RNAcentral holds the sequence, with entries from ENA. A computed fold for a 1585-nucleotide RNA from a Pseudomonadota bacterium, annotated as small-subunit ribosomal RNA. It matches the Rfam family "Bacterial small subunit ribosomal RNA".
């Protein structure tokens, strides 16, 4: 540089990542099926199911030139009759066509159709045959002589219903027989070459055996016969020449077939052992042939993925695939098997024979019932059955076959046509122009948008379809006929061959194909539209109906349902379903893995096999390279070519990845051989060690006895109890008995394969390391079966038993407690033998080599140095441990002791549950253990890490959380609000905290949304249009009524340019209305965590990613406040502050406010003075502006020099000075469609509107929130002060007067710093005297006031009379941390009034406590687990009930297949035998016209018996598989069932594995083991300093 060629991935596990792993989609393809649709044509292709069962037609025949012969028909010749003839009829002679049947040859084994059967030398590939055959053909030798007897057909009798048979008389032959001849063949003998063995070719040879047939055609000299002729002659045959066709022997070819071998060919090992003709010999036997194919005898042996089961025809190819593969074998081609099922030979070259034969057996079919007949897995067609696959068509024109010399016959092979959208292809339904972007639909914010150039319309073309008229090619052989050349031959016949010329031959089909006509006329559907995937809206429906391939949609706005418009793909098809390869690197050769995801065997020895150090020589196995054969055509690829193109076909090439064979080559690898010491091993030298196994000894300590002291209790536990003890426990001292297990040392110290081993000593024994380099010389590594060890529990015997201690017993606890605690106990635990074979047998990490930066403990062993020292240093090697580079890892984490880089071997795993279970084998004395599934199910199930949230996890740290106090609720009667209940309605919302005196800051009417009932219909409101009206509304009057509303009448009045206008009224259309529904459609506001500190973002840095860092960490703080560190660095929104009020001070301002000094004055008063008025002031208080001032500024002291903290000092105020307003990111589908607004949906003489009247007030209860009490800190009477903040003209109201009082009357003043409303507790003085009272006031009764249209339901307030619970409230529970609590009392808002005792505020008077943070609640930070994430009100287990569904056992029973012995035993081959019967040849006797006859025998045949073997059939007994079954186990699924609470957190007894026991159930408990256990403390050790 240039052909060629080529691998896409997406949805789903999660809050949310990464991984692991499965489901699942897009794709090609198909002998299809089904659904909607459907014009034309070309070329394939089409019974895949029941290898089911078939009517009827047809699929093999041909040959007269193999033969005997012949119905019938023409023709010629004759005779006889009948007639005049013509001509008919019978007959003779000759010719010519020729049907049907035979006898003979050759075909019928091809060709077609089918896959049952076959795991096999059937099929593929390569050989072999020296172990073989091959008809017809081709070639080459050589020959074909002489004889004979029969038999079908026919005739003829006879039997039978038919099929069919028998017996008798005739004949041919290319049928059959006998002789001859023998070139050859062959047997047997020599000789010769040759080869892997048997052996083979080849010569030779006095041996032995062995052959035949003839048709036809031409020829004529001669000869002969036969007819004709009287004779010449003339016809005819023969013999003789000669063409062809054929017959016989043998040799060779081709072809084709047989057997044999190598190598390849599906799944199960829950099939592991098969096997007696079995494996070989020896001899025979068959066969074309080798061969245990068959048979006697002999040896005892052969084979093992064998035997057995399943399924299956194999292959070329075909699909699919980047290839490697994987699927598959239909259609075309080779093979090979079958031919109603089962057996059998016959014939023949060839068969065990699809359209032959015999037998059996099922089955249909016909019978006269005695018999018979049939085999469509040939074509076509028909029934079943199926999801599902054609025409009872034409021709032998053509290719082929088969018989013939030929012409020809046959051919359902074939070529053609027909039916099917079954597949491929190709064309077509029209083009062009055409905008007001029509109409109609849809859609809609009503503007409009979008079907849409789409139609209409206008011009134009004419494929295919229609009509009509033309019109091939496939056809040239052979033949016939006429010339020509060549061979043949005696031949100018014949014949064989070349050739040229004519002549005839088409099923497809008058198609294909050409012209012409006419007319856009005849020709579009079909699926999809949430992701995945390409294409959206409306409308109906409302977990319904339905959709779905996964993940999912549907529960009032649904792009996912179902219509519709619209889009979007394909297109005569499009979808679906089925299969099958892709995706799926998900079995992974190419091309996976296995600490935790599914997976290392519990550990070793060791056997087959696997793989092996170093050097030399030899072989050539393997390995490589040439060459030759072969690898059928056909298909795929590729170039050309041909049908208009294409799909289809023709030629050529290229492939055909392969095997064989042959010549080479010698690195590697195998073999042989021969060396080597670097791997192994031995050896020898000191030394470590709980390593293993026997005896024997030691002491501590429980217990128990004995015996001494000595008492009431002991013991246990969260608190008890059961138990023990006054018959002396327990506690102590002495002594004794047993038995089991060694403390300290003791160490991530040590040995050992591993399981495991720990007091001492001895005896017997294994391995490892270190050291020296002395042997041997790959003797090595793994290591399927195999064999041994193998904790613990557990079993058999026997033995032992202190202590513990399943089971049990009791006590406790609990709602229950088959438990956790206690009390006690029995198997066991310990010793011998002997089994059992499991464990979280783990480092969850097989076993050896070999490499690959360190660092730092520790155990042995050595060497150096160097000493007293074998103390330290400094090195080697082995081991064990930490941290940790690179590299791995999905992270987590390994990390020279690898999870790192490789290399040999073994073991495993393939979604999750079913299940390590069923069943079957092995093993066990049992429990049980190795081995080990299926059916259904399910869209996951998981590993790491991330981020939340949680924990009966840990830390730090707040908060009236708790504590420490003070009042209170809970009890009483009253309110008031909710439930409930009631009711015609008690309208409706609010529902743990965070609904309950909440919407409701005023429910008699009204409000009012609720009930009755009476009414109204353009409507109580709003805007529009049209009619009519000029009258209206209103306003008066009258009647009906409960009102509302209905009827009736009456007065009146706008403006004009005379058109009308505005204005209103009926009337009609639009439309109002709706407190009807949805707060889970929605705005908007609001509640709550929370005034908690704390939510985030930009860049940067870290991690694959979720995410992390910043925000964490040390300090501080009310605070993510602030400060310091820090891969972060900044920044937002909270937090602080900035606003308001309030606490001081100062300035400004002075009315209405204030009033000191100062003035005038009224009145009181002897007087001081007091009181009131003005005035002038604005000092003071206030009022309201405006500034000041608090900033940890200042001192100490403390911390880290920092940030803060403590403490002072000053100051009204001090560490945010109180109070407020202000509420981050979000949570709660938190609360409101009834405050408004609003989307969707419902109602429309009513779900809208108006009115009377009743309910929201109802009350057997239950709770909230209050108020007022229970008194003496009180109560009541009398005196007598002080507030702040608010109201106030339809209004607040003073004085005065009237009432006892609610109130009236009054009416100054005040639109308010003027004037009104305006305190109370306090404080003082008196009386109660602890009483249900002089306390508390509820509850009635009578009387009354206000206010209102009206106070019955159902108002408040007065009076007076009545006087009820109740004497401080269980269980629990609330508020406050300072001017707060508590207590008092005032205002105001709504409002005619008024259930307010509620709310909103003022301001009086005013306390106690806080050690402290362990506990309860609530939150904030870090960490921890985690199975949670709707997120602890989380998740989740088992049993039992209930319903489905698959499947184990199961007394049996029933099919199938199949072994094993026996019993019958057809056909047939084969053997014996054959008295019967047989024409040929031989013989023997008789006969004779010599030709020959006739009988006898021989010899051979046959028929029949008789045997073996032998299909079905039977009987018996086993295998295997399947189908049922009464019950019965478990399992699996299933919105809302029972009991519990096992596991997830430390899951509230950590939990888990193994086993043993127990129990309604998850489970308890014992034994031992595991960390896949939290927490805290301790040691060890690293790391940093």
């Nucleotide at each position: 540089u240039u052909c060629a060629c080529g691998g896409a991935g997406a949805g789903u596990u999660u809050g949310a990542u990464c991984c692991u792993g499965g489901c699942u989609c897009a794709g090609a393809a198909c002998g299809a099926a089904c659904g909607c649709u459907g014009g034309c044509g070309g070329c394939g292709u089409g019974g895949a199911u029941u290898a089911g069962g078939c009517a009827u037609g047809c699929a093999a025949g041909u040959c007269g030139a193999g033969c005997g012969g012949u119905a019938g028909c023409c023709c010629c010749u004759u005779u006889g009759u009948a007639g005049c003839a013509a001509u008919a009829c019978a007959g003779u002679g000759g010719g010519g066509c020729g049907a049907g049947a035979g006898c003979g040859g050759c075909g019928a084994a091809c060709g077609g159709g089918u896959g049952a059967g076959u795991a096999a030398c059937g099929c593929g590939u390569g050989g072999g045959u020296a172990a073989u055959c091959u008809a017809c053909c081709c070639u080459c030798a050589a020959g074909a002589c002489c004889g004979g007897g029969a038999u079908a057909g026919c005739c003829u009798u006879c039997c039978g219903a038919a099929a069919g048979g028998a017996g008798g008389g005739g004949u041919a032959a290319u049928a059959c027989c006998g002789g001859a001849u023998g070139u050859g063949g062959u047997c047997g003998c020599u000789c010769c070459g040759c080869g892997c063995a048997u052996g083979c070719g080849g010569a030779g040879u006095u041996u032995u055996c062995u052959a035949a047939a003839g048709g036809u055609g031409g020829g004529g000299c001669u000869u002969c016969c036969g007819c004709c002729g009287c004779g010449a002659g003339g016809u005819g045959g023969a013999a003789c020449c000669u063409g062809c066709c054929g017959c016989u022997u043998g040799g060779g070819g081709a072809u084709g077939a047989g057997c044999c071998c190598g190598c390849g060919u599906c799944c199960c090992a829950u099939c592991a052992g098969c096997u007696u003709g079995u494996u070989g010999g020896c001899g025979g036997g068959g066969u074309a042939a080798c061969g245990g194919c068959c048979c006697a005898c002999c040896a005892a042996g052969g084979c093992u993925u064998a035997c057995g089961g399943g399924u299956a025809g194999c292959u070329g190819g075909u699909c699919u695939g980047a290839g490697a593969g994987g699927a598959u074998g239909g259609u075309c081609a080779g093979c090979c098997a079958c031919a109603c099922u089962g057996g059998g030979a016959c014939u023949g070259a060839g068969a065990c024979a699809c359209u032959g034969c015999c037998c059996a057996g099922a089955c249909u079919c016909c019978u006269a019932c005695g018999g018979g007949a049939g085999g469509c897995u040939g074509c076509a067609g028909u029934c079943g059955a199926g999801g599902a696959u054609c025409u009872u068509g034409g021709a032998c024109a053509a290719u082929g076959c088969g018989c013939g010399a030929a012409a020809g016959c046959g051919u359902g092979a074939u070529c053609c046509a027909g039916c099917g959208a079954c597949g491929c292809c190709g064309c077509g339904u029209g083009g062009a122009g055409g905008a007001u972007g029509a109409a109609g639909g849809c859609c809609u914010u009503c503007g409009g948008g979008u079907u849409g150039u789409a139609a209409a319309c206008u011009c134009c073309u004419g494929u295919c379809g229609u009509g009509a008229g033309g019109g091939a090619a496939c056809a040239a052989c052979g033949u016939g006929c006429g010339g020509g050349g060549u061979g043949u031959g005696a031949a100018c016949a014949g014949c064989a061959u070349c050739u040229c010329g004519c002549a005839g031959u088409g099923a497809u089909g008058g198609u294909a194909c050409c012209u012409c006509a006419a007319a856009a006329g005849g020709a579009a559907g079909c699926c999809a539209c949430g992701g995945c995937c390409a294409a959206c809206u409306c409308u109906g429906u409302g977990c319904c109906a339905g959709c779905a391939g996964c993940c999912g949609c549907g529960g009032u706005a649904a792009u996912a349902c179902a219509g519709a418009g619209g889009u979007g793909g394909c297109g005569a098809g499009c979808g679906u379903u089925g299969u099958u390869c892709g995706g799926a690197u998900u079995c992974a050769c190419u091309g996976g893995g296995c600490g935790u995801a599914a997976a290392g065997g519990g550990u070793g020895c060791g056997u087959a096999g696997g793989c092996g150090g170093u050097c030399c020589c030899g072989u050539g196995u393997g390995u490589c390279g040439g060459g030759u054969g072969u690898g059928a055509a056909a298909u795929c690829c590729c170039a050309c070519c041909g049908c208009g193109u294409a799909a289809c076909g023709g030629u050529g090439g290229a492939a055909c990845g392969g095997c064989a064979c042959u010549c080479g080559a010698a690195a590697c690898u195998g073999c042989g051989g021969g060396g080597c010491u670097a791997g192994a091993g031995u050896g020898c030298a000191g030394g470590a060690g709980a390593g293993g196994g026997g005896a024997g000894c030691g002491g501590a300590a429980u217990u128990c006895c004995c015996g001494g002291u000595g008492u009431a209790g002991c013991g246990g536990u969260g608190a008890a109890a059961u138990g023990c003890g006054u018959a002396g426990a327990u506690a102590u001292c002495g002594g004794g008995a047993g038995g089991a297990a060694c403390a300290c040392c003791g160490g991530u110290g040590g040995c050992g394969a591993a399981g495991g081993c720990g007091g001492c000593u001895c005896c017997c024994u294994g391995g490892a390391a270190u050291g020296c380099g002395a042997c041997u010389g790959a003797c090595g590594c793994u290591g399927a079966g195999g064999c041994a060890c193998g904790a613990a529990a557990g079993c058999u015997g026997g033995g032992g038993g202190a202590g513990c201690a399943a089971a049990c017993a009791g006590g406790a606890u609990u709602a229950g407690a088959u438990a956790c605690c206690c009390u006690g106990g029995u198997a066991g635990u310990c010793c011998c033998a002997g089994c059992c074979c499991u464990a979280a047998a783990c480092g969850g990490u097989g076993u050896g080599c070999a490499c690959u930066u360190g660092g730092u403990g520790u155990g042995g062993g050595c060497g150096g140095c160097u000493u007293u020292a074998u103390c330290c240093c400094c090195g080697c090697c082995c081991g064990u441990g930490c941290c940790g580079g690179a590299g791995c890892u999905a992270a987590c984490g390994c990390g020279u002791u690898a999870a790192g880089u490789g290399c040999a071997c073994c073991g495993c795993c393939u979604g999750g549950g079913g299940a390590g279970u069923a069943c079957g084998g092995c093993c066990g004395c049992a429990a049980g253990g190795c081995u080990a599934a299926a059916a259904c199910u399910c869209a996951a199930a998981g590993g790491a890490a991330u981020u939340g949230a949680c924990g009966g996890g840990g830390g730090c740290c707040c908060g009236c959380a708790c504590a420490a106090g003070c009042g209170g609720u809970g009890g009483a009667g009253c309110a008031u609000g909710u439930g409930g209940c009631u009711u015609a309605a008690u309208u409706c919302g609010a529902u743990g905290c965070a609904a309950c005196g909440c919407g409701a800051a005023g429910a008699a009417c009204c409000u009012u949304a609720c009930c009755a009932g009476g009414g109204c219909u353009u409507g109580a409101c709003a805007u529009g249009c049209g009619g009519c009206u000029g009258g209206a509304u209103g306003c008066c009057c009258g009647c009906c009524g409960a009102a509302a509303g209905g009827c009736g009448g009456g007065a009146g009045g706008c403006c004009u340019u005379c058109g009308a206008g505005g204005c209103u009224g009926c009337c009609g259309c639009a439309c109002a209305g709706g407190u009807g529904c949805u707060g889970c459609a929605u705005g908007g506001c609001u509640g709550u965590c929370g005034u908690c500190a704390g939510c985030u973002c930009g860049u940067g840095c870290c991690g694959u990613g979720a995410g992390g860092u910043g925000u964490u960490g040390g300090g501080u703080u009310a605070a993510g406040u602030c400060c310091c560190g820090c891969a972060a660095c900044g920044a937002g929104c909270g937090c602080a502050a900035c606003c308001c009020c309030u606490g001081u001070g100062g300035c400004u301002a002075g009315u209405u406010g204030c009033g000191a000094c100062c003035u005038u004055u009224g009145c009181c008063g002897a007087a001081a003075g007091g009181c009131g008025a003005a005035g002038a002031g604005c000092a003071c208080u206030c009022u309201a502006g405006c500034c000041a001032g608090a900033c940890u500024g200042c001192c100490u002291g403390u911390c880290a020099u920092a940030a803060g903290c403590a403490g002072g000092a000053g100051g009204a105020a001090g560490g945010u000075g109180g109070g407020g307003a202000u509420g981050a990111c979000g949570u709660c589908a938190a609360g409101u469609c009834a405050g408004u607004a609003u989307g969707g949906u419902c109602c429309u003489c009513a779900u809208g509107c108006c009115c009377u009247g009743g309910g929201c007030u109802g009350c057997a209860c239950a709770c909230g929130u209050g108020c007022u009490a229970c008194a003496a800190u009180g109560g009541c009477c009398g005196g007598c002060a002080c507030a702040g903040a608010g109201g106030g003209u339809u209004g607040c109201a003073a004085a005065a007067c009237c009432g006892c009082g609610a109130g009236g009357u009054g009416g100054a003043g005040c639109u308010a710093a003027u004037c009104c409303c305006c305190a109370a507790a306090a404080c003082c003085g008196g009386c109660c005297u602890c009483a249900g009272u002089u306390c508390a006031g509820a509850u009635u009764g009578a009387a009354g006031u206000c206010u209102g249209c009206a106070a019955c339901u159902c108002g408040a307030c007065u009076u007076c009379a009545u006087g009820a619970a109740g004497c401080c409230g269980g269980a629990a529970u609330c508020g406050c941390u300072a001017g707060u609590a508590a207590a008092g009392g005032c205002g105001c808002a709504u409002c005619a009034g008024c259930u307010a005792c509620g709310g909103c505020g003022c301001c009086u008077u005013g306390a106690a406590u806080a050690c402290g943070u362990u506990c309860c609640c609530g939150g904030g930070c870090c960490u921890u687990g985690u199975a949670c994430a709707c997120a602890c009100c989380g998740c989740c287990c088992g049993u039992c009930a209930c319903a489905u569904c698959a499947c184990g056992a199961g007394a049996g029973c029933c099919g199938a297949c199949u072994g094993c012995a026996c019993c019958c035993g057809a056909a047939g081959u084969c053997g014996c035998u054959g008295a019967g019967c047989c024409a040929a040849u031989c013989u023997c006797g008789c006969c004779u016209u010599c030709g020959g006859g006739c009988g006898g025998g021989a010899a051979g045949g046959c028929a029949g018996g008789c045997g073996c073997c032998g299909a079905a059939g039977g009987u018996g007994u086993g295998g295997u598989c399947g189908g049922u079954g009464a019950u019965u186990g478990g399992g699996a699924u299933g919105a809302a069932g029972u009991c519990g609470u096992a596991a997830c957190a430390a899951g509230g007894u950590a939990g888990c594995c193994g086993u043993a026991g127990g129990g309604g159930a998850a489970c308890c408990u014992g034994c031992g083991g595991c960390u896949g256990g939290a927490u805290c403390a301790c040691c060890u050790c690293c790391u940093u300093u």

Overview
The coordinates come from a structure-prediction model, not an experiment, and the mean pLDDT is 84.